The RNA shown here (Glycine riboswitch aptamer) has 110 nucleotides and comes from a Gammaproteobacteria bacterium. Its Rfam family is "Glycine riboswitch aptamer". Rfam links the family to the GO term glycine biosynthetic process. Rfam describes the family as follows. This family represents the bacterial glycine riboswitch. Glycine riboswitches usually consist of two metabolite-binding aptamers domains with similar structures in tandem. The aptamers cooperatively bind glycine to regulate the expression of downstream genes. In Bacillus subtilis, this riboswitch is found upstream of the gcvT operon which controls glycine degradation. The model forms 90% of the base pairs in the Rfam consensus.
[in-house]
Order: sequence, then structure tokens, then C1' cells
RNA sequence: ACAGUACCUAUGGGAGAGACCUCGUGUUAUACAUGCUCAGGCAUGCAACAUGAGGCGCCGAAGGCGCAACCCGCCCGGAAACGCUCAGGCAAAAGGACUAUGGGGACAGG
Repeated sequence: ACAGUACCUAUGGGAGAGACCUCGUGUUAUACAUGCUCAGGCAUGCAACAUGAGGCGCCGAAGGCGCAACCCGCCCGGAAACGCUCAGGCAAAAGGACUAUGGGGACAGG
């Protein structure tokens, strides 16, 4: 030179699990229904969305932690798509291990 690896990047694919319950606030909107009324209005109720707090249930494929097949002559150490659920998530969106293609690309080899 070269073909690769860790890694970075662009595009695409990419699962699981309650749009749960309760309370408060805001908006749609004094719109709708009911009642009162000094005929100006007032009070209560209802639904959707957003948001905050609390509660129970659940998921595992960001991350994290643990054990282990295995690697290492031994020790130390490393190590999963397994396990735990701290974190994260449970409509959509976002995220997403991993993966396909393209580009870049150390260390080591050569």
C1' cells in the first nucleotide's frame, strides 16, 4: 500500500408495557345544561387538551448495576440480547439496544 476492528457520521428499519385512577390549576368558554335574578349578571354541573402532585399496575432494547458461559498459564481483570428495575418508558411524537447501505477511521497486523 492493503483489508479490517473499536469508534464517529448520514439515511432507512427497529419491540415491549394503563390514552389507568384521584385531586388541583389553566384554556376551549360564560359555549352547553340547570337554578336564582335587581334583567346587569351570579352559582353549580359537564367534556376535551395541557400541566403539577399523589397512588396502584406493568415493560426492558438509552444509560446503570449484578451473576455467568467464555477470554486470561493462575490471580487480578474483562464479559451478554441473562437477571434487577435506580434511571428511563407504558396513545401519537420523541427516544430506542441492535441492524442494512454509504462516508470517515485510530491502535494492532502488514
The sequence was found by an Rfam model in a public genome assembly.